[in-house]
Context: one part of a larger RNA
Molecule: small-subunit ribosomal RNA, central domain
Organism: sediment metagenome
RNA sequence: CUGGGCGUAAAGAGCGCGUAGGCGGUGGUACCCGUCGGCCGUGAAAGCCCCCGGCUCAACCGGGGAAGGGCGGCCGAUACCGUGUCGCUAUGAGGGCAGCCGGAGGAGGUGGAACUCCCGGAGUAGCGGUGAAAUGCGAUGAUACCGGGAAGAACCCCAGUAGCGAAGGCGGCCUCCUAGACUGUUCCUGACGCUGAGGCGCGAAGGCGUGGGGAGCGAACGGGAUUAGGAAACCCCGGUAGUCCACGCAGUAAACGAUGGGCACUAGACCCGGAGGGCGUUGACCCCCUCUAGGUCGCAGCUAACGCGCUAAGUGCCCCGCCUGGGGAACUACGGCCGCAAGGCUGAAACCC
Numbered sequence: 001c002u003g004g005g006c007g008u009a010a011a012g013a014g015c016g017c018g019u020a021g022g023c024g025g026u027g028g029u030a031c032c033c034g035u036c037g038g039c040c041g042u043g044a045a046a047g048c049c050c051c052c053g054g055c056u057c058a059a060c061c062g063g064g065g066a067a068g069g070g071c072g073g074c075c076g077a078u079a080c081c082g083u084g085u086c087g088c089u090a091u092g093a094g095g096g097c098a099g100c101c102g103g104a105g106g107a108g109g110u111g112g113a114a115c116u117c118c119c120g121g122a123g124u125a126g127c128g129g130u131g132a133a134a135u136g137c138g139a140u141g142a143u144a145c146c147g148g149g150a151a152g153a154a155c156c157c158c159a160g161u162a163g164c165g166a167a168g169g170c171g172g173c174c175u176c177c178u179a180g181a182c183u184g185u186u187c188c189u190g191a192c193g194c195u196g197a198g199g200c201g202c203g204a205a206g207g208c209g210u211g212g213g214g215a216g217c218g219a220a221c222g223g224g225a226u227u228a229g230g231a232a233a234c235c236c237c238g239g240u241a242g243u244c245c246a247c248g249c250a251g252u253a254a255a256c257g258a259u260g261g262g263c264a265c266u267a268g269a270c271c272c273g274g275a276g277g278g279c280g281u282u283g284a285c286c287c288c289c290u291c292u293a294g295g296u297c298g299c300a301g302c303u304a305a306c307g308c309g310c311u312a313a314g315u316g317c318c319c320c321g322c323c324u325g326g327g328g329a330a331c332u333a334c335g336g337c338c339g340c341a342a343g344g345c346u347g348a349a350a351c352c353c
Stems, first nucleotide, its partner, number of pairs: 003324004007306002012320001014202004021195003025088007034080001035077008049065006092192001093189003096185004101180001104178007111155001116150006126137002163170002207249006216243002221238004260319006268297004273292006301308002326353003335346004
């Protein structure tokens, strides 16, 4: 120093970039730091262990021996690790070239449908709403219909078990800017890699600040109904924040695949997105193969079971995060850090079962 775990039992950080650190492809060569071997020294005494002995025994005591993690020195070994150096690229990683894909991100512009409001026309006694009603709207002319105008928000069909993105998430159309995956080539660099404590960034909805905007919807609120006693609800009529935009905060979630990232290996079958190749007709269909992405089933194996099963929860290696008697108290208190606040992160105990 150490065990066992983390899909559903406690446990994967919401996601990424990356610092330190940990870990690291292949062939030479040098050193010998780690590592290994031999010898020497040291490792006080007492104690432990073994032998012998003294108190009648024992405890206790005396003598002798052995052992000893480790440390130091010298000599040696060089496979592995490390370090220096010279190389390599069929292979990790990156790049070039050619192609190709998508609701990926940002900005600007633009289109139609619908809802609402306003104006005009025409028209009359109701409309609306519900399980049924009522509140509400309507003779100052509503609803239904037609024409014109304004404004805001969201984009029917296509639409998919489909696609893209690290996650959150992304859907009318056009342009510009930005990022990425994938395929082909084997052209370049030559291990430049993986992970990642801290750190930094991104992060749905709701919320906050300042300013704008406000059609529809709609917490709160007002009203009408319903109601075994109540109705603070479910239903209905209204309706403010908010929902929308800009900038700044906030930093949470059943942020879920409740499954961290990377690499390698391990039967198949079917469906589907992207790309390339082959057979062939000299076309693009079909069929076959390869890579890549998304799914369903399933062998081995795994699992407490459910289930997972080349998109692993199988078999291994590397790195990080997390759990550690159960339930409650407690996503709490105190302290600290952060925040304008709301609150967030970290996170107990008494006590009860």